[in-house]
RNAcentral holds the sequence, with entries from ENA and SILVA. Predicted 3D model of a 1519-nucleotide RNA (small-subunit ribosomal RNA) from an uncultured Coriobacteriia bacterium.
């Protein structure tokens, strides 16, 4: 294995990446297994056992691959030995040792190769021959007599370069040939049995006629001959299986059949002649393309798919074609003849050759071995044998080319060595790894011994295999990989380069993805990479797939073949199902033995080979036949609905046109105009005619049709469906490739018609352009006839048919139940058409008895996106097209449904100085300030739309400073450590621009346990210092902004396959996700409010520098003196929708009132949710990494940061009379002050200057100004304006030129209220006056506080921005600053046309015709036979003749490869118009079709919904 009731055992199906923000689905692409005659790279110790030109059936040098037989034959050559003779040199004779040629036989058809060709009876796999042959072999019968004439060898004698060949004479056989005899041999003709479907076969039985033979021997054999069987080969025929293309749809004259003959080993059109006209195909002929075919190989769970090397089994081929001889087989690999290509010898006459046998050498190619031993084995061939011959076969090299199986060492060894790497510098890892120390010796050397393979002898392999002994750890490890699939990670180098890659992707300065070490993973004498096949893939799905929106249901139907098909009854047995029987070659495979040490292997045994073919049985189902039946289907019969469909005719309203009143200037049209009518009379309005084309209201998810489609009205003619009743026929049926037919709109023809619309057109607008969209015109059209086309998003994106499976509610038709006189209602049934829903399905959306549900039956049709519905081809068509319909190329991926989001020139709601109603402003002007650009030696540096630009900078003369430019310094200006000295410090000359050198001068401190220590100073050393040097895209911390905008999240629990959703959505409400109520959701978090800090009121404590009302005094709250008031600063205290009514839902809440200083968060501040901008900042600080290190580090001068044709930002002052200047004159708040604040005084016109008096400050400093009063000035570029210039001074500082700031004198620019634009502001706000501080030497128009004076307007949310919240659309998700179409340029790919050119196949038709076999035969030759001897028969040669291969001609078919030009497609980080699509995409798309346009495109006609919004109308849900 097989069987099973169990038990052991054995066998058995794994997925993963990659479309999105995310999901589930479809759906491609990749990856993990296995495998191989492979092949590369790196790398290699040893053995067994296999395998090894898959390309060029490409040409081959060179040796070998088929020879033997003397027991068929003659003649030779001729050793031993024997005989016999010698002239001793040797001859003779004999002689089955040999030997090589011929004449003979046999083999040479086997073996071996190879895979062109071949789609066929070539192969498989099963049958048939009553249509066959079969040397050698085996068994059986029966023979073998009697003659005969050549020939080759050899010898003579010629020709040739060979290669060969001519003649003459001679000779032998198991060569060749006559007679004879012979049989179940042939062949003829005649008779019976007998089987058989048939043609026919067996048996028998008679007659005539024809057919054989060989010897040889070693005497044992071993051959001949005829027949009859066997055995094995072979040959023909049939069923039946096996490749692709229908863009191959018709093939076919020997073609199909017959008759008659030939002809074969045999049937048979296999040939021939006549007759007949057949024969093959969609169940795929013909035709093309490709392939040897099978057992079996690899795959896989299987079913399959892909393959045909090695072993084995058949064909088939032998340089390419053709032919036939010989033989038992051949049309023959190492045989012949003939034609062609090649090669090669040649004396140029002519002649040779076929490795796809074994080696081998060229060539091809990414690749595939040596010119090796043996016939020892196992076979073959020939012989009586011995034995020859054998590249078949046995061996052995060579190759890691495959599979096995064995080794490269074991144990112990922790200072966890050194050394590499790694780091958090602590370590850690390599790592028991090594060293060291004890052992072992497989393999591999060496040395000895030695098989089986052989059955007497005989051994290539081979001194192999094996065993035994030494010696030593010795001689023996690499390749991949390390992002994820996929097992293993750091560290340096590189910096979108160099590279990587099977898919996804890695790499732009920190790379687990590149290279390189370093560990690790995995596998092992191999690893890897390519390559090809099978799995994984249910991605062709028989098992095992789909088709509504992913790819996909013909636009509809009638119907042929075909497949399918109610009940019943009886027969068959085709299927089916059961046992036999044969066969399914071995080998392979499995299984459980055995043998090589094991295992690969090999043996033998079983099983399997899932087929076929026969043979009995069986009768359930399908099937055939033969009947019955009525429910499927179908007539009749009586109603009925209805825009079904064809033709005729007819109505009214309406536009338009024409003519006449009447009328007068305009009408028309739009967003707004304008072309365009109109004084020649338009628009209007009346009356009156023409003329075409559609048919309001009725009307309806109403109604008929198959479907396109159908609409007044009336008549004709026609076809369908429905319901009700019986009766008839009896399965008549469903579907349905091909065929036929209908088939919107657009367009085509040909002939009318022509009112309205209305492509093209022609204007006018709009716009940056407008080939459009809106306007005014305006032709094809659009109407009818009659003929084509045949397509739409022909749509429910859902093919027909049956049957079945919860309801609920509408509506057309039609019947029928209760009840009634009699309708309605109410019940119900049939048939259409709606809409809701449960099961059940789906990927979701959805469908849901009108199924996308359970089911069976049939037909179409998909298989990854683009190229492309394109090209080439057939078909149709007048065209336009229509149908059918590829491929290269190139991509990971393209696609469906739903999800959060975002967006929207969508929709609802709401809020905001967002508009709006106001008030002042910018934009112009001059300055000031910052920015841009320029310039420069340097103009340091950041910062850039709202969120850069009076920003960092709260203060650039120097310093600051970071930049230039020159001069210096190098352990350094600045910290730690160490070593020496030396008190620190002050100061002076001198040279320098200064740092900074050089030379002096004072001076000896402080603690102390007395040793020496703090501090500070020089001078060396080296670790370090430093850097405002890079990188905000490496960071931290800060920060702006949406936005003080109400939102952001989670827990659990529901619901969804999920991604999410609910919650948090609804209904109110609020400044608010505030708050209430409702709710599969309950609850919580950050956010919002509040809690803080200032104002506003009061109240109480406390009362000096503040205060002063009463009482005294004074210039003066100056003092006495009060503690009321103001005011200060502690503490309380108030407000909370609390109280009333009013609305709301009894709620939150809101509206109005009181009251109160204040009223609804009272006023201002701080306070800024998840989270967005790789926002800002490395120059505030820190801080990884990277760069510098006598400079990018430190310091000095001096310059710059102030530069000026300009652009822009914020500001300031104006432009004047609500002012401007003169003059009086009153009232503030918050700061700040010792390096300051500075009174008084005094001097100067001033700035300011002397001056010091008071204040470390409610006490001293500190003019408030607009406003008020009262003069001038009177519309001017001025008594506005203040810029710029000069001039004389003043202040701070070492310094005021580059480059401060004030002040007096002069001078007096532009500006007269600002264009498009655009800003800020809701109340003590805007505007508008002045006051103080920080920084600060000195230097504000800024910045940041304070206070005076003090408006105006808010209807309101349609617009603008913006910003919540439900919702809908989306082709966006870097999220609309998305995304995305075409033309146009430019570069590379492939590909269609192309005048043509140039091959290649396979046919046709004609010419021409080689060998050759066949036929004929006048010609020439002829040994056997036979003869009258003259010839004859027969034979060969020659000669003709059909047929014939190569060859030649020709017109076409079909392929391919190339071509000026040329058509479109497809890739490509940053070209060019425009902007067509997705949002209602700014004119909704999209389909068809026509026609226009640089390009997306745009217009007309029909149709769709795959349209958003908002009304209506029907239906259905809840209430």
């Nucleotide at each position: 294995a097989c069987a099973u009731u169990u038990u052991c055992u054995a066998c058995g199906g794994a997925g993963a990446g990659u479309u999105u923000g995310a999901u589930c689905c479809u759906g491609g692409c990749u990856c993990a297994g296995g495998a191989u005659g492979a092949a590369c790279g790196c790398u290699g110790g040893c053995g067994g056992c296999g395998u090894g030109c898959u390309u060029a059936a490409c040409a081959c040098a060179u040796g070998c691959a088929a020879g033997u037989c003397g027991a068929a034959c003659g003649a030779u050559u001729a050793a031993a030995g024997c005989a016999c003779c010698u002239u001793c040199g040797g001859g003779u004779g004999u002689g089955u040792a040999u030997a090589g040629a011929g004449u003979g036989g046999c083999g040479a058809a086997c073996g071996g190769g190879u895979g062109a060709g071949u789609a066929a009876c070539a192969c498989g796999u099963g049958g048939g021959u009553a249509a066959c042959c079969u040397g050698c072999c085996u068994u059986c019968u029966a023979c073998a007599c009697c003659g005969g004439g050549a020939u080759a060898g050899c010898u003579c004698a010629g020709g040739g370069a060979a290669a060969c060949u001519u003649g003459a004479a001679u000779u032998a056989a198991u060569a060749c040939c006559g007679g004879a005899u012979a049989c179940u041999c042939c062949g003829c003709a005649a008779a019976g049995g007998u089987c058989a479907c048939a043609u026919g076969g067996c048996c028998c039985u008679u007659g005539c006629g024809g057919g054989a033979a060989a010897g040889c021997u070693c005497c044992g054999g071993c051959g001949g001959u005829a027949g009859a069987a066997g055995a094995u080969g072979g040959a023909c025929c049939c069923g039946c299986g096996a490749c692709c293309c229908a863009u191959u749809a018709g093939c076919u004259a020997g073609u199909u059949g017959g008759u008659a003959g030939g002809g074969u080993a045999a049937c048979g059109g296999c040939c021939u002649a006549c007759c007949a006209a057949g024969g093959c195909g969609a169940u795929g002929a013909u035709g093309g393309g490709u392939a040897g075919c099978c057992g079996a190989g690899c795959u896989g769970a299987g079913a399959g798919g892909c393959u045909g090397a090695u072993c084995g089994g058949c064909c088939a081929c032998a340089u390419u074609g053709g032919g036939a001889c010989u033989g038992a087989g051949a049309c023959a690999c190492g045989g012949c003849c003939c034609a062609a290509a090649c090669u090669c010898c040649u004396a140029c006459g002519g002649g040779a050759g076929g490795c796809a046998g074994c080696a081998g050498g060229g060539g091809g190619g990414a690749c595939u071995u040596g010119u090796g031993c043996g016939c020892a084995c196992u076979g073959g061939g020939c012989g009586a044998a011995a034995g020859c011959c054998u590249g078949a076969c046995g061996c052995a090299g060579c190759a890691a080319c495959g599979c096995c199986g064995c080794g490269u060492g074991a144990g112990u060894g922790a200072u966890g060595a050194c050394g590499g790497c790694c780091u958090u510098c602590g370590g850690g890892u390599u790592g028991u790894a090594a060293a060291g120390c004890u052992c072992u010796u497989u393999c591999a050397g060496u040395a000895g011994g030695g098989a089986u393979g052989a059955a007497a002898u005989u051994g290539a392999c081979a001194g192999u295999a094996c065993c035994u002994a030494c010696a030593g750890a010795a001689g023996a490890a690499g390749c991949c990989c390390c992002g994820g699939c996929u097992a293993a990670a750091u560290a340096c180098g590189u910096g979108c380069c160099a590279g990587c890659a099977g898919c996804c992707g890695c790499g732009g300065u920190a790379a687990u993805a590149c290279g390189u070490a370093u560990g690790g993973g995995g596998c092992a004498a191999g690893c890897g990479u390519u390559a090809u096949c099978c799995g994984g893939a249910u991605u062709c799905a028989u098992u095992g797939g789909g088709c509504g929106u992913a790819a996909a249901g013909c636009g509809c139907g009638u119907g042929u073949a075909g497949g399918u098909g109610g009940a019943u009854u009886g027969u068959u047995a085709a299927g089916c199902g059961a046992g036999g029987u044969g066969u399914g070659a071995a080998a392979a495979c499995c299984g459980g033995g055995g043998g090589c040490u094991c295992a690969a292997c090999c043996c033998g045994c079983g099983g399997c080979c899932u087929g076929c073919a026969u043979c009995u049985c069986g009768a359930a189902c399908u099937g055939g036949c033969a009947g019955u039946c009525u429910g499927g289907a179908g007539u009749u019969u009586g109603g009925u609905a209805g825009a079904g469909g064809a033709g005729u005719g007819u109505g009214g309203a309406a536009c338009u046109c024409c003519c006449a009143g009447u009328g007068u200037a305009g009408c028309g049209g739009u967003g707004g105009a304008a072309u365009g009518c109109g004084c020649a009379g338009a628009u209007a309005u009346u009356g009156g005619g023409a003329a075409g084309a559609a048919c309001a209201c009725c009307a309806g998810u109403g109604g008929c049709g198959a479907a396109g489609g159908c609409g007044g009205c009336a008549c004709u003619c026609u076809g369908g469906g429905c319901c009700a009743u019986a009766a008839c026929u009896g399965a008549c049926a469903c579907u349905g490739a091909g065929a036929c037919g209908c088939g919107a709109a657009a367009g085509c023809g040909u002939g009318g018609g022509g009112a309205g619309c209305a492509a093209a057109c022609a204007g006018g607008a709009u716009u940056a352009g407008a080939u459009a969209c809106c306007c005014u015109g305006g032709u094809a059209g659009u109407c009818c006839a009659c003929g084509c086309c045949g397509u739409a998003a022909a749509c429910g994106a859902u093919g027909g048919a049956u049957a079945c499976u919860a309801g609920g509610u509408g509506u057309a038709g039609g019947g029928g139940g209760u009840a009634u006189c009699g309708a309605c209602c109410c019940c119900u049934c049939c048939u259409g058409u709606g809409c809701c829903g449960c099961a059940g399905u789906u990927a979701a959306c959805a469908c849901a008895a009108u199924a996308a549900g359970u089911a069976u039956c049939c037909c179409a049709c998909c298989u990854g996106g683009a190229g492309a519905g394109u090209a080439c081809g057939g078909u149709c068509g007048c065209a336009a097209g229509a149908u059918u319909g590829a491929a290269a190329c190139u991509c990971a991926a393209a696609g469906g449904a739903a999800u959060u989001g975002a967006c929207g020139g969508g929709g609802g709601c709401c809020c905001g100085c967002a508009c709006a109603a106001g008030c002042a402003g910018u934009g112009g002007a001059g300055u000031a300030u910052g920015u841009g650009g320029u310039u420069u030696a340097a103009u340091u540096c950041g910062a850039a739309g709202a969120u850069a630009c009076g920003c960092g900078a709260a203060g650039a003369a120097u310093c600051u400073u970071a930049c230039c430019a020159g001069g210096a310094c190098u352990u350094g200006a600045c910290a730690u450590c160490c070593u020496c000295g030396g008190a620190a410090u002050u100061u002076u000359u001198u040279g320098g621009a200064a740092a900074c050198a050089a030379a002096g001068a004072a001076g000896u401190g402080c603690c102390u346990u007395c040793g020496g220590g703090a501090g500070c100073c020089g001078a060396g050393u080296g670790a370090c210092a430093g850097g405002u040097g890079g990188u905000g895209c490496a960071u931290g911390g800060u920060u702006g902004u949406c936005g003080u905008c109400a939102g952001u999240u989670c827990g659990u629990g529901u619901c969804g396959u999920g991604a999410g959703a609910u919650g948090u959505u609804g209904g109110g409400u609020u400044a608010a996700g505030u708050c209430c109520c409702g709710c599969a959701a309950c609850g919580a978090g950050c956010g919002c409010a509040a809690c803080c800090c200032u104002u506003g009121u009061c109240g109480u404590u406390u009362g000096u520098u503040a205060c002063c009302a009463u009482c005294a005094u004074u210039u003066a709250g100056u003092u006495g003196g009060g503690g009321a008031c103001u005011c200060a600063a502690g503490c309380g205290a108030u407000a909370c929708u609390g109280c009333c009514g009013g609305u709301g839902a009894c709620a939150a809440a809101u509206c109005g009132g009181a009251g109160g200083a204040a009223g609804g968060u009272g006023g201002g501040g701080a306070c800024g949710a998840u989270g967005u901008c790789a926002a800002a900042u490395c120059a505030u600080c820190a801080u990884g990494c990277c760069c510098c290190u006598u400079a990018u580090g430190u310091u000095c001068u001096g310059g710059g940061c102030u530069a000026c044709a300009c652009a822009c930002g914020u500001a300031c002052u104006a432009c004047a009379a609500u002012g401007g200047u003169c003059g009086a004159u009153a009232c503030a708040a918050a700061a700040g002050g010792u390096a300051g604040c500075c009174a008084a005084a005094u001097c100067g016109c001033g700035a300011g200057g002397u001056g010091g008096a008071g204040c470390a400050a409610a006490u001293c400093c500190c003019c408030a100004a607009a406003a008020u009063c009262g003069g001038c000035c009177u519309u001017a570029g001025u008594u506005c304006g203040g810029a710029u210039u000069g001039u004389a001074g003043g202040c701070u500082g070492a310094a005021a030129c580059u480059c401060g700031c004030c002040u007096g004198c002069a001078u007096g620019a532009a500006g007269c209220u600002g264009g498009a634009a655009u800003u800020g502001c809701u109340a003590g706000u805007a505007a508008u006056c002045g006051c103080g501080a920080a920084u600060c030497a000195g230097a504000a128009u800024g910045u940041c506080g304070c206070g005076g004076u003090g408006a105006a307007u808010a209807c309101g949310u349609u617009c603008u921005c913006g910003g919540g919240c439900c919702u809908u659309g989306u082709a966006c998700a870097c999220a609309c600053c998305g995304c995305c179409c075409g033309u146009c340029a430019c570069a590379c790919c492939a590909u269609g046309a192309g005048a043509g050119u140039c091959g290649g196949u396979a046919a046709c038709a004609c010419c021409c015709g080689a060998a050759g076999c066949c036929u004929g035969u006048a010609g020439c030759u002829u040994a056997a036979c036979c003869u009258u001897u003259g010839g004859g028969a027969g034979a060969g040669c020659g000669c003709a003749g059909u047929c014939g291969a190569a060859g030649g001609u020709g017109g076409g078919a079909u392929u391919g490869a190339u071509g000026a030009u040329u058509g479109g497609g497809g890739u490509g980080a940053a070209g060019u118009c425009g902007u067509a699509a997705c949002a209602a995409g700014g004119u909704a798309g999209c389909c068809g079709u026509a026609u226009c346009g640089g390009a997306a495109g745009g217009u007309g006609c029909g149709g769709c919904u795959g349209g958003a919004u908002c009304a209506c109308c029907u239906c259905c849900u809840u209430u």